[in-house]
Context: one part of a larger RNA
RNA sequence: CACGGCUAAGGAACUCGGCAAAAUGGUCUCGUAACUUCGGGAGAAGAGACGCCUACCCAAGCAAUUGGGAGGCCGCAGAGAAUAGGUCCAGGCGACUGUUUAGCAAAAACACAGGACACUGCAAAGCCGGAAGGCGCAGUAUAGUGUCUGACACCUGCCCGGUGCCGGAAGGUUAAGGAAGGGGGUUAGCAGCAAUGCGAAGCUCUUGACUGAAGCCCCGGUAAACGGCGGCCGUAACUAUAACGGUCCUAAGGUAGCGAAAUUCCUUGUCGGGUAAGUUCCGACCUGCACGAAUGGUGUAACGAUCUGGACGCUGUCUCAGCCGUGAGCUCG
Numbered sequence: 001c002a003c004g005g006c007u008a009a010g011g012a013a014c015u016c017g018g019c020a021a022a023a024u025g026g027u028c029u030c031g032u033a034a035c036u037u038c039g040g041g042a043g044a045a046g047a048g049a050c051g052c053c054u055a056c057c058c059a060a061g062c063a064a065u066u067g068g069g070a071g072g073c074c075g076c077a078g079a080g081a082a083u084a085g086g087u088c089c090a091g092g093c094g095a096c097u098g099u100u101u102a103g104c105a106a107a108a109a110c111a112c113a114g115g116a117c118a119c120u121g122c123a124a125a126g127c128c129g130g131a132a133g134g135c136g137c138a139g140u141a142u143a144g145u146g147u148c149u150g151a152c153a154c155c156u157g158c159c160c161g162g163u164g165c166c167g168g169a170a171g172g173u174u175a176a177g178g179a180a181g182g183g184g185g186u187u188a189g190c191a192g193c194a195a196u197g198c199g200a201a202g203c204u205c206u207u208g209a210c211u212g213a214a215g216c217c218c219c220g221g222u223a224a225a226c227g228g229c230g231g232c233c234g235u236a237a238c239u240a241u242a243a244c245g246g247u248c249c250u251a252a253g254g255u256a257g258c259g260a261a262a263u264u265c266c267u268u269g270u271c272g273g274g275u276a277a278g279u280u281c282c283g284a285c286c287u288g289c290a291c292g293a294a295u296g297g298u299g300u301a302a303c304g305a306u307c308u309g310g311a312c313g314c315u316g317u318c319u320c321a322g323c324c325g326u327g328a329g330c331u332c333g
Stems, first nucleotide, its partner, number of pairs: 001327007009319002013317001018314001026050005035040001037151001051073004056069005074078001086312007093304002098110002114149007126135003152299004157229003162226002164222005171217003177211002181207006189198003230248005257291001258288001269285005
């Protein structure tokens, strides 16, 4: 040093934190709170009993025997070893059982029943493939797909101005294509002595009124679509505050509920509780830097190798060390 074990008195003073260890532990009987979705919570908690002997008594049985009673025996110790729940209180998150980073993360992450929206009428939508073909499905809207939310309870407010999606088609804009007309080139021909000029049709180059969808503009709808949900000033017979008023801006100015919160910077906010003493914890307040309603809001019994605070029990975690055993080191082989 490693592993295993013991310890007076104290008992978490240790430490980020009771990490580790100790403690609890079986069966029967008694007895069990808040809360609750009436199932649960519950093995709640908390108590008592426990070995062995007997020819006696009672009960059951055909019987072996079993249960009870009375009496007795031994040890430090009778669930005699091994095996073998610590318990309770309060809170956060997630309803739950499940799933996950094979090899640092098991969780408040994922999933989940349940809720909602959208698409899809079947040669479905969606998906794989270059295609054939296949999945969807040997299914058919009580079905399938996509997205969000995530048991249950009570609920889910306002804004359609922007973006998206859906609907509309009058008007504006608008492509290829079509195309009236215009311009140029060429020249059969005509004129001229000639140079040259004019020049039909055709071919060709070019210009182009007009015609030409969807889209966009435009007009509506839609937020459990993406998203958003104000500022300043004044005012009540102490003060303070402002139910009230004024004004500016906006598409609309945050409703219910919750709130120093897994969100609060200032901040160890302030008050209360717990402690002798509490940056944590619990209950309140509201001044919400920067909560807020399916990127769901607020609750919630049960559940959790989850996270936080507290209590009892218990202990070498500690005060503070000591000792024992087995090894390593060392020696011998």

Large-subunit ribosomal RNA, domain IV from a bioreactor sludge metagenome, 333 nucleotides, folded computationally. The full RNA is in RNAcentral, with records from SILVA.